c-di-GMP-I riboswitch aptamer from Clostridium gasigenes, 86 nucleotides, folded computationally. The prediction has a mean pLDDT of 79. Taxonomically the source falls in Clostridium (Bacteria, Bacillota, Clostridia, Clostridiaceae). It matches the Rfam family "c-di-GMP-I riboswitch aptamer". From the family's description: GEMM was predicted in a large-scale screen for bacterial structured RNA regulatory elements.
[in-house]
RNA sequence: UAAAACAAUGGGCAAAUUUAGAGAAAUCUAGAGGCGCAAAGCUAAAGGGGCUAAGGGAUUUAAAACUAUGCCAGCCAGUUGCUAAA
Numbered sequence: 001u002a003a004a005a006c007a008a009u010g011g012g013c014a015a016a017u018u019u020a021g022a023g024a025a026a027u028c029u030a031g032a033g034g035c036g037c038a039a040a041g042c043u044a045a046a047g048g049g050g051c052u053a054a055g056g057g058a059u060u061u062a063a064a065a066c067u068a069u070g071c072c073a074g075c076c077a078g079u080u081g082c083u084a085a086a
Base pairs, nucleotide, nucleotide: 012037013036017032018031019030020029021028022027035074041079042078043077047076048075049072050071051070055067056066
């Protein structure tokens, strides 16, 4: 010095499941839990992808496809960054 992530130290995050709460749902928040993760930090109206469909579709009895203004960063991507052996 830091491309790659093979050594060490200190720590960090937290899947399934579960309890409580929020929500139409996807999903989220907090506790327990720990599958894993070197970016499992951040970015979701201005990259791609995925999930949901309240409202719209639909002024008539009923009702579908479709649809994001709702979500997912632990799908790819973008961006910032800790440690520091040889």